Large-subunit ribosomal RNA, domain I from an uncultured Actinomycetes bacterium, 551 nucleotides, folded computationally. The sequence was found in a public genome assembly.
Context: one part of a larger RNA
RNA sequence: GGCGCACGGAGAAUGCCUUGGCACCAGAUGGCGAUGAAGGACGUGGUAAGCUGCGAUAAGUCCCGGGGAGCCGCACACAGGCGCUUGGACCCGGGAAUUUCCUAAUGGGGUAACCCGAUCGGGGGAAUGCCUGAUCACUCCGGCCUGAAUACAUAGGGCCGGUAGAGCGACACCCGCUGAAGUGAAACAUCUCAGUAAGCGGAGGAAGAGAAAACGAGCGUGAUUCCGUAAGUAGUGGCGAGCGAAAACGGAAAAGCCCAAACCGGGGAGCUUGCUCCCCGGGGUUGUAGGGCCACAAUGUGGGACUUUAACGGUUAGGAGAAGCGGAUGGAAAGCCGCUCCCAAGAGGGUGAGAGACCCGUAUCCGAAAACCGAAAGAGCCCUAGUGGUACCCUGAGUAACGCGAUGCACGUGAAACUUCGCGUGAACCCGUCCCGACCACGGGAUAAGGCUAAAUACAAUCUGGUGACCGAUAGUGGACAAGUACCGCGAGGGAAAGGUGAAAAGAACCGCUGUGAGCGGAGUGAAACAGAACCUGCAACCGUGUGCCG
Numbered sequence: 001g002g003c004g005c006a007c008g009g010a011g012a013a014u015g016c017c018u019u020g021g022c023a024c025c026a027g028a029u030g031g032c033g034a035u036g037a038a039g040g041a042c043g044u045g046g047u048a049a050g051c052u053g054c055g056a057u058a059a060g061u062c063c064c065g066g067g068g069a070g071c072c073g074c075a076c077a078c079a080g081g082c083g084c085u086u087g088g089a090c091c092c093g094g095g096a097a098u099u100u101c102c103u104a105a106u107g108g109g110g111u112a113a114c115c116c117g118a119u120c121g122g123g124g125g126a127a128u129g130c131c132u133g134a135u136c137a138c139u140c141c142g143g144c145c146u147g148a149a150u151a152c153a154u155a156g157g158g159c160c161g162g163u164a165g166a167g168c169g170a171c172a173c174c175c176g177c178u179g180a181a182g183u184g185a186a187a188c189a190u191c192u193c194a195g196u197a198a199g200c201g202g203a204g205g206a207a208g209a210g211a212a213a214a215c216g217a218g219c220g221u222g223a224u225u226c227c228g229u230a231a232g233u234a235g236u237g238g239c240g241a242g243c244g245a246a247a248a249c250g251g252a253a254a255a256g257c258c259c260a261a262a263c264c265g266g267g268g269a270g271c272u273u274g275c276u277c278c279c280c281g282g283g284g285u286u287g288u289a290g291g292g293c294c295a296c297a298a299u300g301u302g303g304g305a306c307u308u309u310a311a312c313g314g315u316u317a318g319g320a321g322a323a324g325c326g327g328a329u330g331g332a333a334a335g336c337c338g339c340u341c342c343c344a345a346g347a348g349g350g351u352g353a354g355a356g357a358c359c360c361g362u363a364u365c366c367g368a369a370a371a372c373c374g375a376a377a378g379a380g381c382c383c384u385a386g387u388g389g390u391a392c393c394c395u396g397a398g399u400a401a402c403g404c405g406a407u408g409c410a411c412g413u414g415a416a417a418c419u420u421c422g423c424g425u426g427a428a429c430c431c432g433u434c435c436c437g438a439c440c441a442c443g444g445g446a447u448a449a450g451g452c453u454a455a456a457u458a459c460a461a462u463c464u465g466g467u468g469a470c471c472g473a474u475a476g477u478g479g480a481c482a483a484g485u486a487c488c489g490c491g492a493g494g495g496a497a498a499g500g501u502g503a504a505a506a507g508a509a510c511c512g513c514u515g516u517g518a519g520c521g522g523a524g525u526g527a528a529a530c531a532g533a534a535c536c537u538g539c540a541a542c543c544g545u546g547u548g549c550c551g
Base pairs, nucleotide, nucleotide: 001550002549003548004547005546006545007544008543009542015536016500017499020471021470022468023467024466025465026464027463028462029460030459031168032167039102040101041100042055043054044053046078047077050074051073061096062095063094064093065092066091070084071083072080107116108115109114117136118135119134120133121132122131123130138165139164140162141161142160143159144158145157146156173204174202175201176200177199178198184191188238214221215220225252226251227250228249235243236242256452257451258450259396263282264281265280266279267278268277269276270275287430289395290394291393292392293389294388295387296386302383303382304381306380307379308378309377312374313373314372315371316370318366319365320364324339325338326337327336340357341356342346348360349359350358401425402424403423404422405421406420408418411437432447433446434445435444436443487494488493507535510522511521512520513519
């Protein structure tokens, strides 16, 4: 020096563990905000850096309810000279009060958490400064006053009133507007990706759609939505790549209504004095047409999605809740041995090793002063009908349709119907009109140009419960820890590492070495200290000490 072994150092793998994650299911709930939100800044404790809570009433104040012996958050320390507490504290739930400053931020300004005001009050002062309460943004809506060019008027201006709007929230779901490209077509232009991503606007707990000017060919169905199927069919398509229905059928859920008009009554305006227009009330709402109008008949039936009272149910604290002892081992018994018991409870967790009967629970049952959610039933209010007649009147107009240009429809201009939009032209009036995929005929279906409508459907930020051939600290969230922290960046933004003593701190009194440092040796605790806080286990690389063999 090499190889091997043993014992150490350093090191952190592995094993075991889990307070944290992940996914799914079910239910609840689905908003907060000018009565100042979400989110922050700064404060606030006896000592107080961080987190949490709270707001100058500041880890809190008051009331109500629960609970019942300890308590003063995480946080294991000292203090509190009588800390608080069965005269019910701490804690849990409901309600109320307070709630600095910034922030939509809204008196004006501003480099957020700062600066400077006005008006009317209050305090203080000799007086100013000062302290303090309230009000003071803009837009919209309603009302009143005023009022140009310009006579009436209008624009504009001013005042009063409004629990009106503004901002935030789930990168979710929904509706609308705007709207790509990578890609595919094995290139690429129509096409595709895709009306997707992204941007903007708006709303709700759902949204949107919705009571046939439908479907499409049956002897028919009868609002919408969603699922299955029809069907990768019919179609469409540089007939390439691709795109891709509908009816019918089977289910989920089921609900239908209100205006405009004719006509009648009342009020008002214009004025060409007999018409037109406006407002309010009645009337009326449809396709086997209906209504007005006229004639006859009935006074009751059924319903409501509106308002209100509210039995009752639920949510937000809780409560009751069966049954085991002994022995040996051990630091410790729940494991073992022995003899018992409960079970509408042998889910689960904890306890010094593995507990149905020790603790918390579990099955089952019970419970609310207050607030919130739902709601039977009642009341109010609202809606609701028949028969016949036909002379007259009404039934949504710059609309339908057509031309040109586009658009959506599975449908790319095609034989291209239907829908919607731009420009232009521009009807009919129930003996009407639209549609049935060019168009025409016959036949059939439906009544456009006004509006509302629950449920079945979509999503999951938040809350509750449950489950896992999900993870177990390089995994699982980025984050089990002071984590969106430290740190980096002017900024938008990027973004970590870091868990484990022990059953219990019993966390090592006292002595010694020492720089009265670190560290160590005794002593003591403990089952164990090679569990000593750099703390469970403690692999390997790497560094030593000893030894065997070889050179």